About this RNA: SAM riboswitch aptamer (S box leader) from Neobacillus dielmonensis, 103 nucleotides, folded computationally. The coordinates come from a structure-prediction model, not an experiment, and the mean pLDDT is 83. NCBI's taxonomy places the organism under Bacteria, Bacillati, Bacillota, Bacillaceae, Neobacillus. It was read from a public genome assembly, where an Rfam model found it.
[in-house]
RNA sequence: UUCUUAUCCAGAGAGGUGGAGGGACUGGCCCUUUGAAGCCUCGGCAGCAGGUUCUUUUGAAUACUGUGCCAAUUCCAUCAAGCGCUUGCUUGAAAGAUGAGGA
Numbered sequence: 001u002u003c004u005u006a007u008c009c010a011g012a013g014a015g016g017u018g019g020a021g022g023g024a025c026u027g028g029c030c031c032u033u034u035g036a037a038g039c040c041u042c043g044g045c046a047g048c049a050g051g052u053u054c055u056u057u058u059g060a061a062u063a064c065u066g067u068g069c070c071a072a073u074u075c076c077a078u079c080a081a082g083c084g085c086u087u088g089c090u091u092g093a094a095a096g097a098u099g100a101g102g103a
Base pairs, nucleotide, nucleotide: 001103002102003101004100005099006098007097008096013042014041015040016039017038021031022030023029026077027076028075043070044069045068048066049065050064051062052061053060054059074095078093079092080091081090082089083088
């Protein structure tokens, strides 16, 4: 990088440094000098994989290890089908993110 698969309406931030961007892309709409991104420290959330314990079909617990995450539903949208028709709603797909496995 790519393929397969599961999940994505819940949850969880302070300090230091830095000094203008950030929310994937495009549009919208937001966040941000009452301090963005990045980096460091400490903390937290979650429970994907491994470990451990219980149960043993499997499921549950734990949070030790490897990741992940800590504004807004993946911030919203696009396409298809159905419903409503004034804004919209539901389901699926696409795109994206993360884990696990493969090439």